[in-house]
RNA sequence: GUUCAGGUAACUCAGUCGGUAGAGAGAAAGAUUCCAAAUCUUUAAGUCGUUGGUUCGAGUCCAACCCUGUUCGCCA
Numbered sequence: 001g002u003u004c005a006g007g008u009a010a011c012u013c014a015g016u017c018g019g020u021a022g023a024g025a026g027a028a029a030g031a032u033u034c035c036a037a038a039u040c041u042u043u044a045a046g047u048c049g050u051u052g053g054u055u056c057g058a059g060u061c062c063a064a065c066c067c068u069g070u071u072c073g074c075c076a
Stems, first nucleotide, its partner, number of pairs: 001072001004069004011024003019056001027043005049065005
């Protein structure tokens, strides 16, 4: 370079047919406890990789680019 898959909360990942962005774990606060851990409750946290395009409307469709993994290949 090429093939394919992927990039969504600080982490791991869902997100169906284009129509309200979610879960777990983590964090903070509270309950409980002599204190902590565990458990329970609540809350906050998002440039959906970037930039454009299509559309009334895009995480989702299209294009280019960036990054990760992967396939094939080249050089040594």